[in-house]
Context: one part of a larger RNA
Molecule: small-subunit ribosomal RNA, 5' domain
Organism: metagenome
RNA sequence: GGACGAACGCUGGCGGCGUGCCUAACACAUGCAAGUCUGGGAGAAUAAGGUAGCAAUAUCCUUAGUAAACCGGCGCACGGGUGAGUAAUACGUAGGUAACCUGCCCUUUGGUCUGGGAUAACCCCGCGAAAGCGGGGCUAAUACCGGAUGAUGCAGCGGCUCCACAUGGAGAUGUUGUUAAACCCCGUAAGGGGGCCAAUGGAUGGGCCUGCGUCCCAUUAGAUAGUUGGUGAGGUAACGGCUCACCAAGUCUGCGAUGGGUAGCUGAUCUGAGAGGAUGAUCAGCCACACUAGAACUGAGACACGGUCCAGACUCCUACGGGAGGCAGCAGUGAGGAAUAUUGCGCAAUGGACGAAAGUCUGACGCAGCGACGCCGCGUGAAGGAUGAAGGCUCUUUGAGUCGUAAACUUCUGUAGAGAGGGAAGAAUGUCCCGUUCUUCGGGAUUGACGGUACCUCUAAAGUAAGGAUCGGUCAACUACGUGCCAGCAGCCGCGGUAAUACGUAGGAUCCGAGCGUUGUCC
Numbered sequence: 001g002g003a004c005g006a007a008c009g010c011u012g013g014c015g016g017c018g019u020g021c022c023u024a025a026c027a028c029a030u031g032c033a034a035g036u037c038u039g040g041g042a043g044a045a046u047a048a049g050g051u052a053g054c055a056a057u058a059u060c061c062u063u064a065g066u067a068a069a070c071c072g073g074c075g076c077a078c079g080g081g082u083g084a085g086u087a088a089u090a091c092g093u094a095g096g097u098a099a100c101c102u103g104c105c106c107u108u109u110g111g112u113c114u115g116g117g118a119u120a121a122c123c124c125c126g127c128g129a130a131a132g133c134g135g136g137g138c139u140a141a142u143a144c145c146g147g148a149u150g151a152u153g154c155a156g157c158g159g160c161u162c163c164a165c166a167u168g169g170a171g172a173u174g175u176u177g178u179u180a181a182a183c184c185c186c187g188u189a190a191g192g193g194g195g196c197c198a199a200u201g202g203a204u205g206g207g208c209c210u211g212c213g214u215c216c217c218a219u220u221a222g223a224u225a226g227u228u229g230g231u232g233a234g235g236u237a238a239c240g241g242c243u244c245a246c247c248a249a250g251u252c253u254g255c256g257a258u259g260g261g262u263a264g265c266u267g268a269u270c271u272g273a274g275a276g277g278a279u280g281a282u283c284a285g286c287c288a289c290a291c292u293a294g295a296a297c298u299g300a301g302a303c304a305c306g307g308u309c310c311a312g313a314c315u316c317c318u319a320c321g322g323g324a325g326g327c328a329g330c331a332g333u334g335a336g337g338a339a340u341a342u343u344g345c346g347c348a349a350u351g352g353a354c355g356a357a358a359g360u361c362u363g364a365c366g367c368a369g370c371g372a373c374g375c376c377g378c379g380u381g382a383a384g385g386a387u388g389a390a391g392g393c394u395c396u397u398u399g400a401g402u403c404g405u406a407a408a409c410u411u412c413u414g415u416a417g418a419g420a421g422g423g424a425a426g427a428a429u430g431u432c433c434c435g436u437u438c439u440u441c442g443g444g445a446u447u448g449a450c451g452g453u454a455c456c457u458c459u460a461a462a463g464u465a466a467g468g469a470u471c472g473g474u475c476a477a478c479u480a481c482g483u484g485c486c487a488g489c490a491g492c493c494g495c496g497g498u499a500a501u502a503c504g505u506a507g508g509a510u511c512c513g514a515g516c517g518u519u520g521u522c523c
Stems, first nucleotide, its partner, number of pairs: 001523004006519005013378006019371002021336001026334003030331003035074003039071002046064005051058002081289003090214008100206002105202002108199005113147004122137006153178006160171004183194004215261003222252003227249008264286004268279004291312002294309002314325004342368001344367003350364001351362004381412004391403005416464001418459005426450001430446006467512005472493003478507005488495002
């Protein structure tokens, strides 16, 4: 000098864009953050009307009609948070997988036949303070279970061709065995739309393996028994001591093993002429974690932040028998701390889940609020104006110098802000209507949280808007008074013991300016 997620002191007008718990991965009141669906129950319930009946009413008909809970499908493994752990099971980079998986999506091909028994919701009974639980009865499905069919799938056996360094791989092919399904909507129908099953290729996402690189300590020198390798078996989507039985005795290490400390890694960020050094907030990629520790279930995918089970600590409820909970999601509270924001608005946009769609949900996101925390921009007026006013300070004191064109005053402009009027873009590719039978296409209408905001026009009006640090040298800027090695200053050198440009005050000056200084940290 530059930089900062900064803090502190004094001061503070406006706007734009960013940014904001670095400490206790401490504990959390309250609300919200993951639902959705013409598959089912179910055209139940219910309402209106009709019909029958004297009426109550009605296993009747028509029209309207679907909330919550329930069964089922998909999603909940994304998105959002945090950095505790991790020095390599991670990250970065370059490869490999002849050792693998992949829901939804795209491509192509074929199929969707026939039966069955339950169960929740609901009703009844019981237990319990509650959370909830048990028994009996009824019912449906794209829920569940049989049977059939079936190959290019899978498995066994067989020969053929091609490829490969290789365990082998690819391609057709013969034969035997094995494996599937679910229907719904529109339509009189033909047919159309959406699903379902099996398979093919792809895309996307992931698993696994390998080389190289990635902090400090040798006042850590030896470490290792599933340890190193083999055979066989099991297990996995898959290779492998991944696991197990047996056999061998290996394997790593001064090019630093093992141990200890510290730490999420990277793109990048800061600095520097560069080499390098430091950092890893925001944004983006990867990883890890979700009260602590362990485990599996479901599933295409988890060993699963707002799922389950066991144990533990803590908090809460209790009728003392027993239960409930997990903000490192968004707000917010307490605590800690030098220190870090609103219990806001909206799904209009972008993106996501579900749905054929309308749409619903979305504290992702878009916005607004708070903070000079940072960067950038603007303003606090401009021109003229000398009785060089008053006043302050200083001096060589009838006066002069200086603050100083500064002020007053005159003219002008009209910034920020105020008032009045107008007023967006962000949104059409969505939805509805019309033109054509559908799509495409064309035309029209409609949809904005921010917001009556930005912006534009007009009106009045210099009005309400400047401070901070420094002035001995370094280092731009000097005098007076007070003090008298005192009080004090100070980054370093050093000032102060009676003429202090270094302390305190005043006047003046210098440097920056809505900031200026101090402290801390890095280069």